[in-house]
RNA sequence: GCGAGAUCCUGUCGAAAAUGGCAGCUCUUGAUAGUAAUUUCAAGAUGAAAAUCAGGCUAAUUCGGGGAACACCUUUUUAAGGCCAAUCCCGAGCUAAACCACGAAAGUGUAAAUGUGUAGAGACUAUAUACCUGACACCCAUUUUGGGUGAUGAGAUAGUCCAAUCCUUUUGGUAACAGAAGG
Numbered sequence: 001g002c003g004a005g006a007u008c009c010u011g012u013c014g015a016a017a018a019u020g021g022c023a024g025c026u027c028u029u030g031a032u033a034g035u036a037a038u039u040u041c042a043a044g045a046u047g048a049a050a051a052u053c054a055g056g057c058u059a060a061u062u063c064g065g066g067g068a069a070c071a072c073c074u075u076u077u078u079a080a081g082g083c084c085a086a087u088c089c090c091g092a093g094c095u096a097a098a099c100c101a102c103g104a105a106a107g108u109g110u111a112a113a114u115g116u117g118u119a120g121a122g123a124c125u126a127u128a129u130a131c132c133u134g135a136c137a138c139c140c141a142u143u144u145u146g147g148g149u150g151a152u153g154a155g156a157u158a159g160u161c162c163a164a165u166c167c168u169u170u171u172g173g174u175a176a177c178a179g180a181a182g183g
Stems, first nucleotide, its partner, number of pairs: 009024005025047001026045006033038001052135005062092006072082003093116002100109003120162001122161005136150006166183007
């Protein structure tokens, strides 16, 4: 590098295929919008299967704020607190291609969020699981046209750098831990 097989429904954190945390899908019940397929929310259960293809775009990357599981530490010890942090969000602002409008054209203007904010402090390149256009499959119907479904993952995904990891000194703290300087 190529091929085959096994296993755990899928993803992520992780040394781990964790008696773990947090999510996704499936089924049941209830509520909700809809003619319906289905949507959204809550609770519970379970682990059989599955979650499409092609092209386009990669901009903004800012200010402020509210929560937090697991793990760790602790005394004035049954009442809590501290610390780390997977991650859940809010307000304002900003934003590529597309759509739309103007223009002979180049181009100019206009929008919103499942984007930014939100990596390990961060810098850069690419590309999607983001966004746009089209196709395909299945389902529904007030059917010749229209609607619905095609999961989660990007709170850095893939890389390059930088930081950190190691050692010494030192500050705060009971500690966990959080800083500073140097090698």